[in-house]
Predicted 3D model of a 99-nucleotide RNA (Guanidine-I riboswitch aptamer) from Marinobacter oulmenensis. It was read from a public genome assembly, where an Rfam model found it. Taxonomically the source falls in Marinobacter (Bacteria, Pseudomonadati, Pseudomonadales, Marinobacteraceae). The coordinates come from a structure-prediction model, not an experiment, and the mean pLDDT is 85. The model forms 100% of the base pairs in the Rfam consensus. It matches the Rfam family "Guanidine-I riboswitch aptamer". Gene Ontology term of the family: regulation of gene expression.
RNA sequence: CAAAUGGUCAACUAGGGUUCCGGCCUGCUCUGCAGGCGACUGGUCCGAGAGUUGACGGCCUUUUCCAAGGCUACACGGCGGGACAAAAGCCCGGGAGGA
Numbered sequence: 001c002a003a004a005u006g007g008u009c010a011a012c013u014a015g016g017g018u019u020c021c022g023g024c025c026u027g028c029u030c031u032g033c034a035g036g037c038g039a040c041u042g043g044u045c046c047g048a049g050a051g052u053u054g055a056c057g058g059c060c061u062u063u064u065c066c067a068a069g070g071c072u073a074c075a076c077g078g079c080g081g082g083a084c085a086a087a088a089g090c091c092c093g094g095g096a097g098g099a
Stems, first nucleotide, its partner, number of pairs: 007056006015046002020043002022040001023037006057072006074094001076097001080092003
């Protein structure tokens, strides 16, 4: 100076809408049924590359073996499109672009 790796999964949160539950409103053959409302706090649900935590993986050191320890950095970002019921910090995307 250059190359390669720079990862996976899970739980949670910011956030998100409305398939289901609940709630509210209206109607009816009325302790139930039907319809509407997410500008209804919520539960189910979706959910971060640049959020948190954990498990694994990777690299390095020590060790006869078992195993132990260390490291795993940095990160501004449209418009537009896509999926699921629908939307989103999800996916396109560490993209386009910028510094």